[in-house]
RNA sequence: CUAGCCGCAGGGCAAAACUUCCGAAAGGAAGCGGCGCAAAGCUUCCGGCCUAAAUCCUUAAACCGGGACACGGCAGCGGGGCUGCAUGG
Numbered sequence: 001c002u003a004g005c006c007g008c009a010g011g012g013c014a015a016a017a018c019u020u021c022c023g024a025a026a027g028g029a030a031g032c033g034g035c036g037c038a039a040a041g042c043u044u045c046c047g048g049c050c051u052a053a054a055u056c057c058u059u060a061a062a063c064c065g066g067g068a069c070a071c072g073g074c075a076g077c078g079g080g081g082c083u084g085c086a087u088g089g
Base pairs, nucleotide, nucleotide: 005089006088007087012037013036018031019030020029021028022027035076041082042081043080045079046078047077048074049073050072055068056067057066058065
């Protein structure tokens, strides 16, 4: 110096539920809350998962309905990349 294991202390983040707002939805923001988290900090590059507004198909044409589809999401699904706090064995 790097990696791993077991810990002390000070802190950090914040799941579900509920309220308000944004969104077509998935989901997100704020409040409350605290299930959990040593990267639960950042990043969609890869895989996975969720949603399907627009578009396309379905129609003689159209509405409704149905189907396909991410340019929408999930970083608290996994991997990769970048960065990072405290201290003893």